[in-house]
RNA sequence: UGAGUAAGUCAGGUGGUCGCGGGCGCCAGGCCGAAAGGUGGCGCCUGAGGAAAGUCCGAGCUCCAUAGGGCAGGGUGCUGGGUAACACCCAGUGGGGGCGACCCUAAGGAAAGUGCCACAGAAAUGUAGACCGCCCGCACCGAACUGUUGCGAUAGCAACUUCCGGUGCGUGGUAAGGAUGGAACGGUGCGGCAAGAGCGCACCAGCGGCCGGGUGACCGGUCGGCUAGGUAAACCCCACCUGGAGCAAGACCGAAUAGGGGGGCUUUUGCGGUUGCCCGCCGUUAGUUCCCGGGUAAGGUCGCUUGAGGCGUACUGGCAACAGACGUCCCAGAUAGAUGAUCACCCAAGACAGAACUCGGCUUACGAUUUGCUCACUUG
RNA sequence: GGGCGAGUAGUUCAGAGGGAGAAUACCUGAAUGGCAUUCAGGGGGUCGUGGGUUCAAUUCCCACCUCGUCCA
Numbered sequence: 001u002g003a004g005u006a007a008g009u010c011a012g013g014u015g016g017u018c019g020c021g022g023g024c025g026c027c028a029g030g031c032c033g034a035a036a037g038g039u040g041g042c043g044c045c046u047g048a049g050g051a052a053a054g055u056c057c058g059a060g061c062u063c064c065a066u067a068g069g070g071c072a073g074g075g076u077g078c079u080g081g082g083u084a085a086c087a088c089c090c091a092g093u094g095g096g097g098g099c100g101a102c103c104c105u106a107a108g109g110a111a112a113g114u115g116c117c118a119c120a121g122a123a124a125u126g127u128a129g130a131c132c133g134c135c136c137g138c139a140c141c142g143a144a145c146u147g148u149u150g151c152g153a154u155a156g157c158a159a160c161u162u163c164c165g166g167u168g169c170g171u172g173g174u175a176a177g178g179a180u181g182g183a184a185c186g187g188u189g190c191g192g193c194a195a196g197a198g199c200g201c202a203c204c205a206g207c208g209g210c211c212g213g214g215u216g217a218c219c220g221g222u223c224g225g226c227u228a229g230g231u232a233a234a235c236c237c238c239a240c241c242u243g244g245a246g247c248a249a250g251a252c253c254g255a256a257u258a259g260g261g262g263g264g265c266u267u268u269u270g271c272g273g274u275u276g277c278c279c280g281c282c283g284u285u286a287g288u289u290c291c292c293g294g295g296u297a298a299g300g301u302c303g304c305u306u307g308a309g310g311c312g313u314a315c316u317g318g319c320a321a322c323a324g325a326c327g328u329c330c331c332a333g334a335u336a337g338a339u340g341a342u343c344a345c346c347c348a349a350g351a352c353a354g355a356a357c358u359c360g361g362c363u364u365a366c367g368a369u370u371u372g373c374u375c376a377c378u379u380g
Numbered sequence: 381g382g383g384c385g386a387g388u389a390g391u392u393c394a395g396a397g398g399g400a401g402a403a404u405a406c407c408u409g410a411a412u413g414g415c416a417u418u419c420a421g422g423g424g425g426u427c428g429u430g431g432g433u434u435c436a437a438u439u440c441c442c443a444c445c446u447c448g449u450c451c452a
Base pairs, nucleotide, nucleotide: 001376002375003374004373005372006371007370008369009368010367012346013345014344015343016342017341018340020047021046022045023044024043025042026041027040030039031038032037049352053363054362056361057360058359059358060357061246062245063244064243068279069278070277071276073242074241075240076239077238078092079091080090081089082088093107094105095104096103097102108237109236113235114234115231116230117229131178132177133174134173135172136170137169138168139167140166141165142164147160148159149158150157151156186204187203188202189201190200191199205227207224208223209222210221211220212219213218250302251301252300253299260292261291262290263289264288265287266286270284271283272282273281274280309329310328311327312326313325315324316323317322347350381451382450383449384448385447386446387445390404391403392402393401398435406422407421408420409419410418428444429443430442431441432440
C1' cells in the first nucleotide's frame, strides 16, 4: 500500500423566524356539548430509530374459569450456563470451510417399526444380485511344440494325450475388475485360492465392551467380533415445552333510542359459554326462526407510558453472557393521528428510513468512521 | 395497529418429492365464395425472489417481495 476479518462508535451541526403534539405554571371563568366531558391565551420545558420495518420467536398486561385433567395438534432438539422467558445470548464439544485472522453448523434416534430411493443398471436393502469379465466341469471344433502308440524306409501319415485357443451347455463357482448410478453391503496392502471373497493378517474408518480424564457433550487407551446403505426440514420413537385470543384486548362514564309486539319449533339426560375433541367448570329459562319496528366504525374517559427502565463506576462475583452494589436521570405518548417549513453559516455534503400497549431477541434495509488482528507485496 | 390467505403458460386453474399439465387465448393447415363454429397440428414457463435439507425441490424448511381478505 492492497485485500480480508472481528469488535465498537456516530447517525449532519449551529443560530433566527413561523407552526404542530405533550407536560407544568399563571390568567381567563367564557365557549362547544343533551350529558359524560372537551376547549382558549401567555410563559417555560420537552418531542422518533438502530433498525421505529418484517410480525418471525419469547414475555408482561387484559378477557375467556382460578387456566384444571386426558387425547389430538404444535414447537424445540450436541453439552453446560445466563435470562422473566425464548427458536435468543455466552462458554465449550463434534463436524465443515478458509493459507490465515476467523467464520458456518435445525447437530437426539436409521441395530423399535413403517414408507421412499425415479431414470439408468444384472441387482437399490434382501444375509439381494451373474450383463461383461475371471475360474471349474462336460461336449464339439481348431491349432501345433513336445510325448506315447501304430503303419512305414529316414520322409511322411493316422490316432490318443496335453499346454493353448474358440463355440455351446451348467437350477456351476466368484461381488476382486469393467459397465450403471447420488449411493452397489467397509478402505488400502500382503498372503491365500481353480478364480475369488474378512477367507487369514497388518494398518485405517466405523461398531460394541472395559479402563482412565471431564459436571457434561466428548476425548484418550485397550480388548473384541470382522461390518451395520441413505433419507426423520418422510411418518415415527425418545426427552422437554405448550390452553385460546389479542390494546380494534379490555374497563368505566353518559344522553337518546332500543332491549318491544305477534306466530312457529325445541327445551332440564336441555341449551349456551369455555375458539379441535372428551371430562370438568361456569351461566341459564331461555334458545332459535319468520313478520312488524329500531340500531348497525366514527360520544367521552381510562388502558397509555416509571419500566424485567436508561446512563456511569480503576466497585464485587464470573472466562463470558450476566448478576449484584453504589451514584445519577425521567427520556414522544397522538387517536384522522404532532415531531414540520423557511432563512443564514460551516463541513467530510448527510445512507436506510417515521413511534401507535410495552419490553427482550432474531431477521431484513443501510451511510460514514475508529481500533485490534490476519495475509500478500514493497522499502529500511 | 393486529389476525389470516394466495402467488404455476397471455388468462382461469390442477399438479404437492423423480417426465410441468388442462381449458381458453395465440399461430399454421383443412373445411367455406368469405367470416364464425368445427376438425387436425404446433409454439409458448426464471413454477414470485434468494438460501438451505435431499442423490433429486413447483412440492419440504427459512428469509424476503407482491397481492387479497377479515377484526371497532
Two RNAs folded together computationally: RNase P RNA and transfer RNA, 452 nucleotides in total. Rfam match: Bacterial RNase P class A. Rfam classes the family as a ribozyme.